[in-house]
RNA sequence: GGGCCAUUAGCUCAACUGGUUAGAGUACACCUUUGAUAAGGGUGUGGUUAUUGGUUCAAGUCCAAUAUGGCCCA
Repeated sequence: GGGCCAUUAGCUCAACUGGUUAGAGUACACCUUUGAUAAGGGUGUGGUUAUUGGUUCAAGUCCAAUAUGGCCCA
């Protein structure tokens, strides 16, 4: 220098063909259970979907650029 992939909650990941409230596990807080703790059960908190722009009635999803990380080629 060229090509490809990834970026969504504190962390690990879903989200189907673009469609009307973006979820799960874990973590955290509270409650329950126990003589007490661990484990278990319940509820809740937590999101600028990396950034900017574009397409569309409608974008996490499509397109472009940029940023960060990874892999391959030279």
This is a predicted structure of a 74-nucleotide RNA (transfer RNA) from Ostreobium sp. OS1B. Rfam family: tRNA. By type it is a transfer RNA. RNAcentral records the identical sequence in 2 taxa. Model confidence (mean pLDDT): 81 of 100.